[in-house]
The RNA shown here (Lysine riboswitch aptamer) has 163 nucleotides and comes from a bovine gut metagenome. Of the family's consensus pairs, 100% are formed in the model.
RNA sequence: UGGUAGAGGAUGCGGAUAUGAUCAGUACCCCUUAGCAUAACGCCGGUAAGCGGUUAUGGGGGAAAGGCUGAUCCGCCGAAGUGGUCUUACGGUUACCGCCGUUUGAUUGCUGGGGUUGCGUUUAACAGACGCUGCACUGUCACUUUUAUGUGGAGAGCUAUCA
Numbered sequence: 001u002g003g004u005a006g007a008g009g010a011u012g013c014g015g016a017u018a019u020g021a022u023c024a025g026u027a028c029c030c031c032u033u034a035g036c037a038u039a040a041c042g043c044c045g046g047u048a049a050g051c052g053g054u055u056a057u058g059g060g061g062g063a064a065a066g067g068c069u070g071a072u073c074c075g076c077c078g079a080a081g082u083g084g085u086c087u088u089a090c091g092g093u094u095a096c097c098g099c100c101g102u103u104u105g106a107u108u109g110c111u112g113g114g115g116u117u118g119c120g121u122u123u124a125a126c127a128g129a130c131g132c133u134g135c136a137c138u139g140u141c142a143c144u145u146u147u148a149u150g151u152g153g154a155g156a157g158c159u160a161u162c163a
Base pairs, nucleotide, nucleotide: 001163002162003161004160005159006158009077012076013075014074015073016072017071020068028061029060030059031058033056034055035054036053041052042051043050044098045097046096047095048094049093080111081110082109083108084107085106086105089102090101091100092099112138113137115135116134118132119131120130121129122128140153141152142151143150
């Protein structure tokens, strides 16, 4: 220098499947009453077109997706997450432009790991996820130690082994 095999963990990381609760008596459909409107309003914004009424009370019916707890199985230890740039596919009535959301891959920056306070974003949610900040805990290496340890670094690391 290169290859191979491993370790961290009090919830190690991610994925899939089935179930359950939540989503929610919500969206939506029908009926009734009352108001507004007949396209000047609404369908993310603009242009053009197309389509459709709309708001509220009461009544009847009534979801789903995403996200989540645990379980089982699978792949693993930059596992993975996240920011930037480029990129694939799809959606928001149709076309174009824009904006937003989800998604595929490449590249690059940051983060050792889990927990947790506060703030922020997202979300139906005070669940969960993500970001920043702080707190202690934990593994690893270096230096140090009055043998009570202490300080600092980062995974492109560390340990073992082969050439």